A computed fold for a 368-nucleotide RNA from Pontibacterium sp., annotated as Bacterial RNase P class A.
The source organism's lineage runs through Bacteria, Pseudomonadati, Gammaproteobacteria, Oceanospirillales and Pontibacterium.
Of the family's consensus pairs, 94% are formed in the model.
RNAcentral holds the sequence, with entries from ENA.
Its mean pLDDT, the model's own confidence on a scale to 100, is 75.
Rfam family: Bacterial RNase P class A. Its family is annotated with dimeric ribonuclease P complex, ribonuclease P activity and tRNA processing in the Gene Ontology. It is annotated as a ribozyme.
The gene name in the source record is rnpB.
RNA sequence: GAAGUUCGCCAGACAGUCGCCGCUUCACUUCGGUGAGGGGGAGGAAAGUCCGGGCUCCAUAGGGCGAAGUGCCAGAUAACGUCUGGGCGGCGAAAGCCGACGGCCAGUGCAGCAGAAAUUAUACCGCCUAAGUAUCUGAGGAUUCGUUCUUGGAUAACGGUAAGGUUGAAAUGGUGAGGUAAGAGCUCACCGCGUGGGUGGUAACAUUCCACGGCGUAGGUAAACCCCACUCGGAGCAAGACCAAAUAGGGAUCCACUAAGGUAUGGCCCAUACCGGAUCCGGGUAGGUCGCUUGAGGUGCAUGGCGACGUGCACCCUAGAUGAAUGACUGUCCACGACAAAACCCGGCUUAUCGGCGGGCUUCUCAU
Numbered sequence: 001g002a003a004g005u006u007c008g009c010c011a012g013a014c015a016g017u018c019g020c021c022g023c024u025u026c027a028c029u030u031c032g033g034u035g036a037g038g039g040g041g042a043g044g045a046a047a048g049u050c051c052g053g054g055c056u057c058c059a060u061a062g063g064g065c066g067a068a069g070u071g072c073c074a075g076a077u078a079a080c081g082u083c084u085g086g087g088c089g090g091c092g093a094a095a096g097c098c099g100a101c102g103g104c105c106a107g108u109g110c111a112g113c114a115g116a117a118a119u120u121a122u123a124c125c126g127c128c129u130a131a132g133u134a135u136c137u138g139a140g141g142a143u144u145c146g147u148u149c150u151u152g153g154a155u156a157a158c159g160g161u162a163a164g165g166u167u168g169a170a171a172u173g174g175u176g177a178g179g180u181a182a183g184a185g186c187u188c189a190c191c192g193c194g195u196g197g198g199u200g201g202u203a204a205c206a207u208u209c210c211a212c213g214g215c216g217u218a219g220g221u222a223a224a225c226c227c228c229a230c231u232c233g234g235a236g237c238a239a240g241a242c243c244a245a246a247u248a249g250g251g252a253u254c255c256a257c258u259a260a261g262g263u264a265u266g267g268c269c270c271a272u273a274c275c276g277g278a279u280c281c282g283g284g285u286a287g288g289u290c291g292c293u294u295g296a297g298g299u300g301c302a303u304g305g306c307g308a309c310g311u312g313c314a315c316c317c318u319a320g321a322u323g324a325a326u327g328a329c330u331g332u333c334c335a336c337g338a339c340a341a342a343a344c345c346c347g348g349c350u351u352a353u354c355g356g357c358g359g360g361c362u363u364c365u366c367a368u
Stems, first nucleotide, its partner, number of pairs: 001364010012333007020041002023038006043339001047350002050348005055236004068231004072086005087101001088099004102227002107225002109221002124165002126161003133156010173191006192215001193213005198207003240290004250281006261275005297316008334337001
């Protein structure tokens, strides 16, 4: 210097003018506010609402069933499906990255095409003819001349075999030797695998240690039902609490007594049907207040830990709206500016993102 990989930071800058939402100080006030000054005002994801927790209410939620979720080990944490470290497997030359990574020896199920066969294995081609069987046949013996017995040869499958070929993503350990009629873990050596023990490790697990097992060590599939272990009450700030015009229904007290009045039907009258009045309580709609931002908070230093993170001290306060503010314009400059905007709050994950800066590591190249 190049390529790669990983961790972190920034997210146009500066100035001016006019606005918007909170806070605060002062002045004025008809106590409703008004004016002036000061100070604060979106993000790394505020997003998706996918997990976890706080907080609130409900029947205080203890147990069981069901449902859902999680799933190597150890740790971190308020908690987690997150994070850290480790193990195992995969990718990469490496740094490094990725993995729902318990159990198909409880049971049930599923698998197109091809293929002999996809699991109580099987046999299309091929290979074999030792034994047995069938057919043909040579020789010898017996014979009642029909046949039968002994022994040899040839052919073959309705016999043996699973080495080899064919199919498939996958065919029931691999190589070699022995063995055999031909073959086969049938036997043996090595490799692989499994079980038990030892050793190392908290554990997952590892093992160039020891012994045993021919390997039924039961093909695959559990993001198939299922089994095992663990977790989990529900709803959510439109939670919820308070103040409180109006309305319906309700209660208490007082007043009135079947008259008067009101309402409806109707163009109007008659007629018919229905209805006591006032005050207070209460109710809780509109509206308002709280919840609301000081918090598992941030920064710095020290310290424990490989690390996630913990502990101690000091300092800091950093949006809080509710038709819902955080904007518009002007000037200068540059590399010409992406994805996107709070809505109870935190911890994560995932997804989107113009570009820029810095650190670590790996490999290659060049120079000294």